[in-house]
RNA sequence: CGGGACGAACGGGUUGGUCGCGGGAAGGCGUGAGCCUUUCCGAGGAAAGUCCGAGCUCCAGCGGGUAGACUGCCAGGUAACGCCUGGGCGCCGAGAGGCGACGGACAGGGCAACAGAAAGCAAACCGCCUCACGCAAGUGAGGUAAGGGUGAAAUGGUGGGGUAAGAGCCCACCGCGCUCCUGGUAACAGCGAGCGGCACUGCAACCCCCAGUCGGAGCAAGGCCAAAUAGGCGGCGAGGUGUGACCCACACCGACCACACCGGCAACGGUGAGCCGCGGGUAGGCUGCUCGAGGUGGUCGGCGACGGCCAUCCCAGACAGAUGACCAUCUCCGCGCGCGAGCGCGGAAACAGAACUCGGCUUACGGUUCGUCCCGUGCC
Numbered sequence: 001c002g003g004g005a006c007g008a009a010c011g012g013g014u015u016g017g018u019c020g021c022g023g024g025a026a027g028g029c030g031u032g033a034g035c036c037u038u039u040c041c042g043a044g045g046a047a048a049g050u051c052c053g054a055g056c057u058c059c060a061g062c063g064g065g066u067a068g069a070c071u072g073c074c075a076g077g078u079a080a081c082g083c084c085u086g087g088g089c090g091c092c093g094a095g096a097g098g099c100g101a102c103g104g105a106c107a108g109g110g111c112a113a114c115a116g117a118a119a120g121c122a123a124a125c126c127g128c129c130u131c132a133c134g135c136a137a138g139u140g141a142g143g144u145a146a147g148g149g150u151g152a153a154a155u156g157g158u159g160g161g162g163u164a165a166g167a168g169c170c171c172a173c174c175g176c177g178c179u180c181c182u183g184g185u186a187a188c189a190g191c192g193a194g195c196g197g198c199a200c201u202g203c204a205a206c207c208c209c210c211a212g213u214c215g216g217a218g219c220a221a222g223g224c225c226a227a228a229u230a231g232g233c234g235g236c237g238a239g240g241u242g243u244g245a246c247c248c249a250c251a252c253c254g255a256c257c258a259c260a261c262c263g264g265c266a267a268c269g270g271u272g273a274g275c276c277g278c279g280g281g282u283a284g285g286c287u288g289c290u291c292g293a294g295g296u297g298g299u300c301g302g303c304g305a306c307g308g309c310c311a312u313c314c315c316a317g318a319c320a321g322a323u324g325a326c327c328a329u330c331u332c333c334g335c336g337c338g339c340g341a342g343c344g345c346g347g348a349a350a351c352a353g354a355a356c357u358c359g360g361c362u363u364a365c366g367g368u369u370c371g372u373c374c375c376g377u378g379c380c
Base pairs, nucleotide, nucleotide: 001376002375003374004373005372006371007370008369009368010367013330015328016327017326018325019324021042022041023040024039025038026037027036028035029034044351048362049361051360052359053358054357055356056218057217058216059215068214069213070212071211072210073087074086075085076084077083088102089100090099091098092097103209104208108207109206110203111202112201125148126147127144128143129142130141131140132139133138156174157173158172159171160170161169175198176196177195178194179193180192181190182189183188222287223286224285225284232278233277234276235275236274239253240252241251242250243249244248259272260271261270262269263268294313295312296311297310298309299308300307301306331348332347333346334345335344336343337342
């Protein structure tokens, strides 16, 4: 220098001004509703999808079983997780590095298309070998998994011995399985030891088995206050008070006739309207609501995820839902003019927009900057 791998930070540029919008605090004015002034704060890395895990709230339950769903190498981190970190194993890459639903296929069931002779207690199409027949081409019987061919997969590999030709048939090494040993917390690993000629095809992202986890609904959760109208329940409708020993009598005060219908001779009873009260709920208001597993910096422990301690900061809370517009300035880019300093014009983009709050994952996204590492080439 070129090509690449991984990670981090930023993301409608900077600074200032004017006006506007949502919210908090303080002060002032106003009987009040409210108004004014000052000051502070005001979108994202994904606020998104709502896919996991939690907090919080209400309901159910507090035992056991079954069904169902999810998770699935090991260790650690965490409030928790299906997330993250480190490690193991497998695959991909020349490498940095990337990817992996990565428990069990002697518990049982099922499947293995097409091709191929044969695909699950394997299999003889070609070829090779032996025998028989034939003059020969060849035909028939048998042996053979070394070679060819088919397939995703053909029952270990290489070499030697052996054989009619072959074959773990036998041997050495490699591989595989079992037991032990060594290292490792473990997954696992070991040109460690012994045994076994080798048996054991694949699929569990088919059923299944094993182990573990799992109650439901969600801030429109939930709590408080509480109109009008309608409906519910209760009461009232003529009497009350005082004195005298009760029935009763007397005095004083009050309403100014107050209902309609039904039953009844009446007393009175019932129904309705009216009035008063109570309670539930709706509209509406308040709360939940934003200080939190919080941010930033330092330090210590740890490979790391992360944790401890110290300091410091307060950082949106709307409810039809605020976060915008304009001007100037600087910077960058493009175009034009100019010998030049420079001047003029235009532009500064993507995905997207909080709504109870966190931790993740995933998805979308124009671009800029930085760090570590790998490969190639050149020079010193």